[in-house]
Context: one part of a larger RNA
RNA sequence: UUGGGCGUAAAGCGUCUGUAGGUGGCUUUUCAAGUCCGCCGUCAAAUCCCAGGGCUCAACCCUGGACAGGCGGUGGAAACUACCAAGCUGGAGUACGGUAGGGGCAGAGGGAAUUUCCGGUGGAGCGGUGAAAUGCGUUGAGAUCGGAAAGAACACCGAUGGCGAAGGCAAUCCCCUGGGCCUGUACUGACGCUCAUGCACGAAAGCGUGGGGAGCAAACAGGAUUAGAUACCCUGGUAGUCCACGCCCUAAACGAUGUCAACUGGUUGUUGGGUCUUCACUGACUCAGUAACGAAGCUAACGCGUGAAGUUGACCGCCUGGGGAGUACGGCCGCAAGGCUGAAACUC
Numbered sequence: 001u002u003g004g005g006c007g008u009a010a011a012g013c014g015u016c017u018g019u020a021g022g023u024g025g026c027u028u029u030u031c032a033a034g035u036c037c038g039c040c041g042u043c044a045a046a047u048c049c050c051a052g053g054g055c056u057c058a059a060c061c062c063u064g065g066a067c068a069g070g071c072g073g074u075g076g077a078a079a080c081u082a083c084c085a086a087g088c089u090g091g092a093g094u095a096c097g098g099u100a101g102g103g104g105c106a107g108a109g110g111g112a113a114u115u116u117c118c119g120g121u122g123g124a125g126c127g128g129u130g131a132a133a134u135g136c137g138u139u140g141a142g143a144u145c146g147g148a149a150a151g152a153a154c155a156c157c158g159a160u161g162g163c164g165a166a167g168g169c170a171a172u173c174c175c176c177u178g179g180g181c182c183u184g185u186a187c188u189g190a191c192g193c194u195c196a197u198g199c200a201c202g203a204a205a206g207c208g209u210g211g212g213g214a215g216c217a218a219a220c221a222g223g224a225u226u227a228g229a230u231a232c233c234c235u236g237g238u239a240g241u242c243c244a245c246g247c248c249c250u251a252a253a254c255g256a257u258g259u260c261a262a263c264u265g266g267u268u269g270u271u272g273g274g275u276c277u278u279c280a281c282u283g284a285c286u287c288a289g290u291a292a293c294g295a296a297g298c299u300a301a302c303g304c305g306u307g308a309a310g311u312u313g314a315c316c317g318c319c320u321g322g323g324g325a326g327u328a329c330g331g332c333c334g335c336a337a338g339g340c341u342g343a344a345a346c347u348c
Base pairs, nucleotide, nucleotide: 004319005318006317007302008301012316014201015200017198021194022193023192025088026087027086028085033081034080035077036076037075038074039073040072041071042070043069049065050064051063052062053061054060091191092188093187094186095185096184097182098181099180103177104176107173108172110154114150115149116148117147118146119145120144121143125136126135162169163168206247207246208245209244210243211242215241216240220236221235222234223233258315259314260313261312262311263310266293267292268291269290270289271288272287273286274285275284276283297304298303321348322347323346330341331340332339333338
């Protein structure tokens, strides 16, 4: 609850796509459903309201009258919305021409480092810390040189930089492939916007099956520290981290800011295009991004400020004191872990 809100106080779904629904550019026509005007009927009486009257007043009673509306009918109006018909090009889209990119899928061959193994040299320590110890080492460690294997990640470039709807994406090369941006011409002719339910995607951790396992490392073991130390520090170390396929569907999934459109002073960087200009370096303008500062305005303040949290419109989602509680119960989903939906008693 005919009200106010959602950056930080409660509140924007993690993200896209899209059905129903809501909503929708310009011009002309039809119609009259909505809309507006007139008239008619009806909405019993009583009650309420107004005027007058009667009980000595009042309550009460009587008489008369209407406002405000609802429904039905009828006659009109035709601006707006809907409908019909015809068109338009500015919204939207398609084709052609350029262009940047860690966008995605699959594959191939790389270099540094690490660990392990083999061999050579060598001979007593190494490692680790605040200090130590556990640990490794004369069955030859550590160091150093040569060789081999394995797995994972790609220094520099690298950026306040790029791409993607979001999650996210980075060594190099290649196949396939999505989207964007810019310029001008042609075409379609409102095909648009948003979107309950639905579909799809969705970090990390976790789960199933089968591989793989260098480094790191929950759990675990030991050494320290300490009053204790189920920790911080150290030595080890298993799941896991990696791959394939299938699940899970949650995050401070954040810009804590839904999507789309229009309008409203500027300045300074930077990325990708274009036009004009300059021999060139450049300079001016313009479109699309990404940052910083800031007029007006907004805001409780902080701050936001043409990429708005300004001024408006369309549609969706969400909020309504704290705790109880994102719990219980029920339902749906899941192999499980659990997820989604989601109260109340009670209490302050």
Source information:
Small-subunit ribosomal RNA, central domain from an uncultured beta proteobacterium, 348 nucleotides, folded computationally. RNAcentral holds the full RNA, with entries from ENA. Rfam family: Bacterial small subunit ribosomal RNA.